[in-house]
c-di-GMP-I riboswitch aptamer from an uncultured Fimbriimonadales bacterium, 89 nucleotides, folded computationally.
Its mean pLDDT, the model's own confidence on a scale to 100, is 86.
RNA sequence: GACAGUAAAGGGCAAACCUGUAGCGAUGCAGGGGCGCAAAGCCUAUGGGUCUGUCGUAAUGGGGUACGGCAGAUAGCCGGGUUGCCUGU
Repeated sequence: GACAGUAAAGGGCAAACCUGUAGCGAUGCAGGGGCGCAAAGCCUAUGGGUCUGUCGUAAUGGGGUACGGCAGAUAGCCGGGUUGCCUGU
């Protein structure tokens, strides 16, 4: 430096759910919690996806659905960039 993560050591992060709080909402933040994670460290939402709000269009009796515009959310959906611990080869 490259590749790998079966086992080990010391650590790290923290899903659902609960409580508080902000938001119309997706969801964020704080505390509890621990499903998982070898980058679940950091950057990227102008790579793709998914979700929310709103407007328009289409068919419809309605609930709602599909497509498109705009405004948002998600990095623990996939991808890209970058740095890095331990062990082994």